[in-house]
RNA sequence: GUCCCCAUAGCACAACGGAUAGUGCGCAUCCCUCCGAAGGAUGAAAUUGAGGUUCAAUUCCUCAUGGGGGCA
Numbered sequence: 001g002u003c004c005c006c007a008u009a010g011c012a013c014a015a016c017g018g019a020u021a022g023u024g025c026g027c028a029u030c031c032c033u034c035c036g037a038a039g040g041a042u043g044a045a046a047u048u049g050a051g052g053u054u055c056a057a058u059u060c061c062u063c064a065u066g067g068g069g070g071c072a
Base pairs, nucleotide, nucleotide: 001071002070003069004068005067006066007065010025011024012023013022018055027043028042029041030040031039048064049063050062051061052060
């Protein structure tokens, strides 16, 4: 240089173009306990950015940014 893949809660990952974007771990509060751990209940927290297509985009298209890989 060129081609391909990836980007979603703090971390690891889900989500036929259509439901309030979910799950596990973690975190906070409460219950329980003499105090913790374990257990139970509740809660906070996310779609890399800018455009486009569509009635509707996490999903499709373009460009950019970042990461990984193949070839040279």